[in-house]
RNA sequence: AUAGUGGCGAACGGGUGAGUAAUAUAUAGGAAAGUGCCUUCUAGAGGGGGAUAACAUUUGGAAACGAAUAUUAAUACCGCAUAUACUCGAAAGAGAAAAGAUGAAUAAUCGCUAGAAGAUCUGCCUAUACGAGAGAUGGUAGUUGGUGAGGUAAUAGCUUACCAAGCUUUGCUCUCUAGCUGGUCUGAGAGGACGGCCAGCCACAAUGGGACUGAGACACGGCCCAUACUCCUACGGGAGGCAGCAGUGAGGAAUUAUGGACAAUGGAGGAAACUCUGAUCCUGAGAUACCGUGUGGGUGAAAGAAGGCCUUCGGGUCGUAAAGCCCUGUCAGCAGGUAAGAUAAUGACGUAACCUGCAAAGGAAGCACCGGCUAAUUCUGUGCCAGCAGCCGCGGUAAUACAGAAGGUGCAAGCGUUGUUCGGAAUUAUUGGGCGUAAAGGAUGCGUAGGCGGUUAUAUAAGUCAAAUGUGAAAUCUUAGAGCUCAACUCUAAAACUGCAUUUGAUACUGUAUAACUAGAAAUUGGGAGAGGUAAGUGGAAUUCUUAGUGGAGAAGUAAAAUUCUUAGAUAUUAAGAGGAACAUCAGAGGCGAAGGCGACUGACUGGGACAUUACUGACGCUGAGGCUCGAAAGCGUGGGGAGCAAACAGGAUUAGAUACCCUGGUAGUCCACGCUGUAAACUAUGAUAGCUCGACGUUGGAAAAUUCCAGUGUCCAAGCUAACGCGUUAAGCUAUCCGCCUGGGGAGUAAAGCCGCAAGGCCGAAACUUAAAGGAAUUGACGGGGACCCGCACAAGCGGUGGAACAUGUGGUUUAAUUCGAAGGUACACGAAGAACCUUACCAGCCCUUGACAUGUUGAUAUAUACCUUUCAGUAAUGAAAGUAAAGUUAUUAUCUUCACAGGUGCUGCAUGGCCGUCGUCAGCUCGUGUCGUGAGAUGUUAGGUUAAGUCCUAUAACGAGCGCAACCCUCAUCCUUAGUUGCUAACAGGUAAUGCUGAGUACUUUAAGGAGACUGACAGUGUAAACUGUAGGAAGGUGGGGAUGAAGUCAGGUACGCAUGGCCCUUAUGGGCUGGGCUACACAUGUGUUACAAUGGUGGUUACAAAGAGAAGCAAAAGGGUGACCUGGAGCAAAACUGUAAAAAGCCAUCUUAGUUCAGAUUGAUCUCUGCAACUCGAGAUCAUGAAGUCGGAAUCGCUAGUAAUCGUAGAUCAGCAUGCUACGGUGAAUACGUUCUCGGGUCUUGUACACACCGCCCGUCGCACCACGGAAGUCGGUUUGUUUGGAAAAUACUACUUUAACCCGAAAGGGACCAGAGUAUUGAAUAAUAGAUUGAUGACUGGGGUUAAGUCGUAACAAGGUAGCCGUAGGGGAAUCUGCGGCUG
Repeated sequence: AUAGUGGCGAACGGGUGAGUAAUAUAUAGGAAAGUGCCUUCUAGAGGGGGAUAACAUUUGGAAACGAAUAUUAAUACCGCAUAUACUCGAAAGAGAAAAGAUGAAUAAUCGCUAGAAGAUCUGCCUAUACGAGAGAUGGUAGUUGGUGAGGUAAUAGCUUACCAAGCUUUGCUCUCUAGCUGGUCUGAGAGGACGGCCAGCCACAAUGGGACUGAGACACGGCCCAUACUCCUACGGGAGGCAGCAGUGAGGAAUUAUGGACAAUGGAGGAAACUCUGAUCCUGAGAUACCGUGUGGGUGAAAGAAGGCCUUCGGGUCGUAAAGCCCUGUCAGCAGGUAAGAUAAUGACGUAACCUGCAAAGGAAGCACCGGCUAAUUCUGUGCCAGCAGCCGCGGUAAUACAGAAGGUGCAAGCGUUGUUCGGAAUUAUUGGGCGUAAAGGAUGCGUAGGCGGUUAUAUAAGUCAAAUGUGAAAUCUUAGAGCUCAACUCUAAAACUGCAUUUGAUACUGUAUAACUAGAAAUUGGGAGAGGUAAGUGGAAUUCUUAGUGGAGAAGUAAAAUUCUUAGAUAUUAAGAGGAACAUCAGAGGCGAAGGCGACUGACUGGGACAUUACUGACGCUGAGGCUCGAAAGCGUGGGGAGCAAACAGGAUUAGAUACCCUGGUAGUCCACGCUGUAAACUAUGAUAGCUCGACGUUGGAAAAUUCCAGUGUCCAAGCUAACGCGUUAAGCUAUCCGCCUGGGGAGUAAAGCCGCAAGGCCGAAACUUAAAGGAAUUGACGGGGACCCGCACAAGCGGUGGAACAUGUGGUUUAAUUCGAAGGUACACGAAGAACCUUACCAGCCCUUGACAUGUUGAUAUAUACCUUUCAGUAAUGAAAGUAAAGUUAUUAUCUUCACAGGUGCUGCAUGGCCGUCGUCAGCUCGUGUCGUGAGAUGUUAGGUUAAGUCCUAUAACGAGCGCAACCCUCAUCCUUAGUUGCUAACAGGUAAUGCUGAGUACUUUAAGGAGACUGACAGUGUAAACUGUAGGAAGGUGGGGAUGAAGUCAGGUACGCAUGGCCCUUAUGGGCUGGGCUACACAUGUGUUACAAUGGUGGUUACAAAGAGAAGCAAAAGGGUGACCUGGAGCAAAACUGUAAAAAGCCAUCUUAGUUCAGAUUGAUCUCUGCAACUCGAGAUCAUGAAGUCGGAAUCGCUAGUAAUCGUAGAUCAGCAUGCUACGGUGAAUACGUUCUCGGGUCUUGUACACACCGCCCGUCGCACCACGGAAGUCGGUUUGUUUGGAAAAUACUACUUUAACCCGAAAGGGACCAGAGUAUUGAAUAAUAGAUUGAUGACUGGGGUUAAGUCGUAACAAGGUAGCCGUAGGGGAAUCUGCGGCUG
């Protein structure tokens, strides 16, 4: 070292959390127990016996593992003896033990046996605490208890026989989930969530069952059996159990080395040396966590390098940051030395900690964020895309929100995300919430359990309070110290562990017991009120019907009609009769009842309340889970009844439709009896009871009277409460008790289970999923097919038009190479455009130019010329080529070419803008300061009563004042005055003419243009507080004298980028520039605005009067002459009160036409001309002659206008070469009508409703269709769990046996026999298994049902306003759908 016998250990240590809601755990107790090794004590160890491994030989098997024969030892095993304070037994008595070893030894040490005690450990019992759910009210059969017996180490239904009946709303039972605790995280705490590491306990060891051995196990690395799985096999048979440490595979978002050592701490064995120990101590890997440290320090060209980014182009910023210069050496690295862990030896860790030296700024910074919450912003890119997002929300061309960059902020060897828990969250409310309208009071009462309960006294001491003792393990937490360089970490001590138990005490309160009391409650008596209830009887009015009479054409119905009834006699009317239902007036904010509800009259029976009065009882009370009662309407069952009304149904209307509203009919039903149903907006949306807390005014009942009291029922208010509205002794105030209910919206009062019901349906009542709101009250607006008041050419009353015709002109559309662009209801459309043949011109085609047609600067070159100008040629022209040239001027200009910056854009965005404009609207409004009211949004002022054109003014007034608007100030017209008097004017005077202010003269008049006056409700009368209104006078003018200019805060993302300006974007030999030609002028059509007409109030011809206001030099142009005429010739005069255009026209007078498509109308067309202009073809205007269309007054509809207006007539001007039916001005002639505010439109003020706030062109409901999502039902299918009854019957245990076997003991001389043990067999119990009947739960399932979600689908329009039929609740019926209708109820 090793095989075997024997002993001890292997039940410790290590792992895991499947099971277990209690045979667990925690805490505090308990009695009926065992306990190896250890400690103490007492007593003992005498004398014998037979075997058996190993080993040897033979032998079976593939192996695992055996078998036979022979031999041997012990502290292995067995008798005998002895023995107690041991066991049994009442006792007598009976039974029961041992082993030696080392050693020379009688020393010493280690053992052995029996008993007693201790310590430790373990088993058992009790109480309390320790999850959740229910659709959970029944569960259990050794179940609960007792007696006997058995059994255990021990108590016990632990087992068994018999007897009894136990458990449960204080949650039995079932299901789901879960190891429990010390503690951990969080929280101010109370709590909430959790139970990884460490520590205590429990349970488990592939799954299930079982025992053996042992002091201890029903035993992780033991045994037996069954099952599943894996492996070996020679097919006969065997082996195995990492939830030990490493490791492998699988799974997964994810978790380490098949390491070192027993050196330390411990454990087992051993007398010891020592052996074993993946316990343990160490190391490796991992930012997984906590702690500590570094990645350098100083200076600095800096008034700031380069580079990046931004920029207002000046600069700013990264930034002393870098570079440069001067230092230092922590960590890491290299070299050397060397504590503690080790009290003698022994060091895995260890290339250790620590110390010393060396070298070099060297090797060492990232991550997230920057819209708000929340610290930190800019640029670029992108363009509702890509993307972000914790919530709100960003992104559709200027994104601080996406992506990148720069800069910044925060943390830092980490940072950010994700998941989870607590907090905030008083958002489950014990501390510490609520329920009128936000979610929430049960439909109502009676009453059981329970909860709570008046006054006094005594006792008790359960609750309560106090003290002491025990316990509350250690660790953790807290505090104070200490040790590692600090810290994390560790150690020491204290405190704490808020708990439980025991003992002692206190007695106010609660409880309990006893004895009393009368204030609560109940009750006696009295007279009153009442639609209280039940059944019975009686009555009159009305509707309908029937009969009879009269009568004779309609009736009925509606917004209007029709269906309907009616000459077969309706309706109407008279009389009689039948029948059912309901009860006018009284009647009321009234009464009664628990609520639902109750209404003619009479009596009968009967309940309750109030008041007054006062005997009796003596807390008898309050509330009330379950339970029971009652419970409108509709509905259901059976049987009656049926007049009226009336779901359904039918018809008629309405309508786009009309399954409705309206009408005509009409059945269930409505009524009665008896049953059922059990719900309503069953509402005061307000549970019941008791006490307390100002007043005013009604009303009902009682008290003999009442400035009274009690009870009921109402209104308004105080304190207080309330989010507000509001409530307010009838509380929603202040308190107390009890019950019910709520916890975002939807899904949903739905599904499934259960219970109830004849059914309809009711009660109970979720989840998935979805969503950032839903909701209440109040505020300001806006809106209303709400109300009141007021205004406006808004209607009405009138006049004239448009819409019909032709033409002009604009627009749409179409066309086109182009028909440039804009404007779009009102508020675009004779608008930009006050004038497109070229130009304009922006469009199209073609041809040209590229620093450019235009601006500023710049690089270089050329020139003494150039530029400018003239001419010729080519070309449609732009342009190109060629030739020529005056004057001045001087070396700087100029020109050309060239370079770079740039020019240029009528390209886009009016939703990036300025400015300007339109519109509501010349409407009377819009606001502010201070004060006051309200939690606040806000209100007040600004409302009210009057008045006005007016928020104009007055009065009242918690408001007082002020601003922008109104008005006035400005211009013009109307009267007068003053001044001035030419170019105007002419009364008087004078002169003159055919005539004329023609001339002298004058400045009176007219007029011109400057300045004044005048009008202010000033005066008078009436009314009125006043403001003011009505009227009168005077006056040229009268109540704003007429007209104009003047347009508040704001609205319409109104219009304009093509007037101008301008941010951004885009183009740059073109989206810029030039030229020629074309187009904007097109033409099936539609439409707006106009012109001319349709004629006699007219046309035509002739003749004859009277204006105003403009304009004129590249102009207006006279006279005179020519032409039928447009016009031509001409050129007096005039830069204008001077000259010119210039004739005004309608009107008047005369004549003619005579109702006709004409002597109306003038389009269209032909011919010939005129004018402008480079040029009239596309494409001008005009003239003459000829031609002579539609049109005979205009459908629905619609426009303008209130006085010098409409209508009508002409005149002028701007633009402009030419072109006007348009526009802007001017004057002439010159009306009608307005009762009035019902209606239409628009507007203003107040009020009301609102589910609208993009504000009614709003909001919004349901079906249907498409897509997606989760869920329910479902013939079934597949599983899990579990119960009952059977089946089965391994191992094992117990019992039995006449079977087998048997070293130790007994008998026998021996052979042999007896007997324990053992085996075998049988029976009972017994795991898996199998069958059957259920229960429960999960998955899945053709098909099916509703639900939810989803920018732009379909049908309607149910709701919100009186939502166009008020809405809603319950119920019933109908209908594509929202919904409609009946009955009853509610006001929200």

The RNA shown here (small-subunit ribosomal RNA) has 1388 nucleotides and comes from a microbial mat metagenome. The coordinates come from a structure-prediction model, not an experiment, and the mean pLDDT is 84. Its Rfam family is "Bacterial small subunit ribosomal RNA".